[in-house]
């Protein structure tokens, strides 16, 4: 004291699946029937990369741990947010070529 390893932050990148149906209610247009859009409850169908939850290699070998697999509790299905994992950046820790 460098690479390199965890964190935390700011800036980005970031997928899937119904913009489905029905009733209420609400905003807007309409003379009206109705239309378009939001919510909210049902009901079918679907997704997995917030949580969660089984488990496998493998760890540990008492118990137990454990993935971007499996399941879909909760979530999510136009946009928008979210968002595993990733790129910088700056910081702290660690390392010690």
């Nucleotide at each position: 004291c460098a690479a390199g390893g965890c964190a935390a932050u700011g800036c980005g990148g970031g997928a899937g699946a119904g913009u489905c149906u029905a009733a209420c209610c609400u905003g807007c247009g309409g003379u009206g029937a109705c239309g378009c859009g939001g919510a909210u409850u049902a009901g079918c169908g679907c997704c997995g990369a917030c949580g969660g939850a089984g488990c496998a290699a493998c760890c540990c070998c008492c118990c137990g741990g454990a993935a971007u697999c499996u399941c879909u509790c909760a979530g999510g299905c136009u946009c928008a947010a979210g968002g595993a994992c990733u790129g910088u950046a700056u910081u702290g820790c660690u390392g010690g070529a």
Predicted 3D model of a 97-nucleotide RNA (Glycine riboswitch aptamer) from Microvirga sp. VF16. Of the family's consensus pairs, 91% are formed in the model. Rfam family: Glycine riboswitch aptamer. Its family is annotated with glycine biosynthetic process in the Gene Ontology. Lineage of the source: Bacteria > Pseudomonadota > Hyphomicrobiales > Methylobacteriaceae > Microvirga.